[in-house]
Context: one part of a larger RNA
RNA sequence: UGACGGGGGCCCGCACAAGCGGUGGAGCAUGUGGUUUAAUUCGAUGCAACGCGAAGAACCUUACCUGGGCUUGACAUGUACGUAGUAGUGAAGCGAAAGCGGAACGACCCUUCGGGGAGCGUACACAGGUGCUGCAUGGCUGUCGUCAGCUCGUGUCGUGAGAUGUUGGGUUAAGUCCCGCAACGAGCGCAACCCUCGUCGCUAGUUACAAGUGUCUAGCGAGACUGCCGGUAUCAAGCUGGAGGAAGGUGGGGAUGACGUCAAGUCAGCAUGGCCUUUAUGUCCAGGGCGACACACACGCUACAAUGGGCGGUACAACGGGAAGCGAAGGGGCGACCUGGAGCGAAUCCCAUCAAAGCCGUCCGUAGUACGGAUUGCAGGCUGCAACUCGCCUGCAUGAAGCCGGAGUUGCUAGUAACCGCAGGUCAGCCAUACUGCGGUGAAUACGUUCCCGGGCCUUGUACA
Numbered sequence: 001u002g003a004c005g006g007g008g009g010c011c012c013g014c015a016c017a018a019g020c021g022g023u024g025g026a027g028c029a030u031g032u033g034g035u036u037u038a039a040u041u042c043g044a045u046g047c048a049a050c051g052c053g054a055a056g057a058a059c060c061u062u063a064c065c066u067g068g069g070c071u072u073g074a075c076a077u078g079u080a081c082g083u084a085g086u087a088g089u090g091a092a093g094c095g096a097a098a099g100c101g102g103a104a105c106g107a108c109c110c111u112u113c114g115g116g117g118a119g120c121g122u123a124c125a126c127a128g129g130u131g132c133u134g135c136a137u138g139g140c141u142g143u144c145g146u147c148a149g150c151u152c153g154u155g156u157c158g159u160g161a162g163a164u165g166u167u168g169g170g171u172u173a174a175g176u177c178c179c180g181c182a183a184c185g186a187g188c189g190c191a192a193c194c195c196u197c198g199u200c201g202c203u204a205g206u207u208a209c210a211a212g213u214g215u216c217u218a219g220c221g222a223g224a225c226u227g228c229c230g231g232u233a234u235c236a237a238g239c240u241g242g243a244g245g246a247a248g249g250u251g252g253g254g255a256u257g258a259c260g261u262c263a264a265g266u267c268a269g270c271a272u273g274g275c276c277u278u279u280a281u282g283u284c285c286a287g288g289g290c291g292a293c294a295c296a297c298a299c300g301c302u303a304c305a306a307u308g309g310g311c312g313g314u315a316c317a318a319c320g321g322g323a324a325g326c327g328a329a330g331g332g333g334c335g336a337c338c339u340g341g342a343g344c345g346a347a348u349c350c351c352a353u354c355a356a357a358g359c360c361g362u363c364c365g366u367a368g369u370a371c372g373g374a375u376u377g378c379a380g381g382c383u384g385c386a387a388c389u390c391g392c393c394u395g396c397a398u399g400a401a402g403c404c405g406g407a408g409u410u411g412c413u414a415g416u417a418a419c420c421g422c423a424g425g426u427c428a429g430c431c432a433u434a435c436u437g438c439g440g441u442g443a444a445u446a447c448g449u450u451c452c453c454g455g456g457c458c459u460u461g462u463a464c465a
Stems, first nucleotide, its partner, number of pairs: 001465002003462003007459007015449002019412005026302003030298004034293002042053002064288007073126001077125007088105002093100002108117003128277002131275003137271002139266003142262001144260001149188006155164003168179003194254004199222007225248001228242005291431001304405001308364007320351003325344002330339003371402001376397007418441007
């Protein structure tokens, strides 16, 4: 000087408390451990791994296994030699395919007419490797933490390590600002500048009502600064109450992550040193596996019902996506869906009259039920070369566990939680209950900081560095 303390002081954070909803019990879905397996590819492992890489595993993907092929190779560059029915198309035959095989057809460019290029064959350099090392690395990322800190120049103090500044008194979300001070300044952080939502104005307008205005769309600007008033304060920074205002003291949200820590993560995104491999650890193909299942854990979905379930009627969104696409009306089917093809590269048409919870009416009457939907049987639909392993959807039948969940544990402070649906990416299809967004309905509680957890500043002890 740091680090640490079941030392002290001060102060923060959904950290506790106060509340609301979950999870831990059930069924299922997904991930992981374990076990199994020919293989169940690999990585991620306290917080900060476990609906994570994976924003799409039937083939492909695919890296794994079994089996069958190829060996200058699936891909690149170069050298030498050879090659004229050459490149290319590629029949018969073997085969699961890959591959082997080779009948037949059959070109091109330049040329000084010697040949050269492209191609093919052989040979050699080499290619190739999702093989190892993230403890050799770059790059990127997580985390402490959007915490308020981390430093430097000059000066001063100290033999020196170093200190001072950055400590102190106030204040703030903040090393934010004020005052004081052997310090005076400065940099990276904080804040502001950026995007977005909320109010108003202007401009423009082939979207809506319906006849030029408002809604809306998308551009530009205005507006908020403790600016004004009262109180309080060292009459400083500021705090507190009020006015006006759409908005008030950082207005809400986002982007933005200092010096560093964890030899944190990633050699399988990519790049890359070294090592290893070279008729195989490369490469092609078929099938299988990544989907196994006595168990254990983690994130979830659906429920256990009457604030509910069924049936009928009826209302109101926003974000988005669409050409190998979205697909209307009409017709068929109980339905999934089929048919049909209008319109639309889309404020115009479609997904989609877009919604669901909601509201109105009615049935059910506390029952393992008209709750719950797992599981299984049969019959169908769709995508796709192909749904056995291993897809999704529909109809009929079947109707399991489950009566609100032990110890424990988790999220959330406002348009938030909770409840409700909708869209998108990936994508032929989909195992999405995931993820990323969008709107609809819309709470309760916070006395307080003793305690648990994490963090900041000062101080103290130390046999630790």
This is a predicted structure of a 465-nucleotide part of an RNA (small-subunit ribosomal RNA, 3' major domain) from a metagenome. RNAcentral holds the full RNA, with entries from SILVA. The coordinates come from a structure-prediction model, not an experiment, and the mean pLDDT is 84.